[in-house]
About this RNA: The RNA shown here (Glycine riboswitch aptamer) has 89 nucleotides and comes from Actibacterium sp. Lineage of the source: Bacteria > Pseudomonadati > Pseudomonadota > Roseobacteraceae > Actibacterium. Rfam family: Glycine riboswitch aptamer. From the family's description: This family represents the bacterial glycine riboswitch.

RNA sequence: GCAUCCGCAACGGGAGAAUCCGGCGCAUGCCGGUGCCGAAGGAGCAACCGCCCCGGUAAACUCUCAGGCCCAAGGACCGCUGUGGACCA
Numbered sequence: 001g002c003a004u005c006c007g008c009a010a011c012g013g014g015a016g017a018a019u020c021c022g023g024c025g026c027a028u029g030c031c032g033g034u035g036c037c038g039a040a041g042g043a044g045c046a047a048c049c050g051c052c053c054c055g056g057u058a059a060a061c062u063c064u065c066a067g068g069c070c071c072a073a074g075g076a077c078c079g080c081u082g083u084g085g086a087c088c089a
Base pairs, nucleotide, nucleotide: 001088004086005085006084007083008082009081011079012078013077018034020033021032022031023030024029035069036068037067041065042063043062044061048056049055050054
């Protein structure tokens, strides 16, 4: 110092599904029920790898434990800036 990758921080964007029912309260909360959603987190596996047993291993796929279902908030992920690192010269 170019490109790429990774971490962190700021900013911008960012979906789905109940303003459901009952009880206690008036602390905008708690408890119970029914239906639903997938994009925090978590769990599962095909190819593949290890000779076999058996084990390892991905996602926006699957599950729905957790979370969520007016708005708001949160939000995987994306963009951009800064910064630290890896790699190369």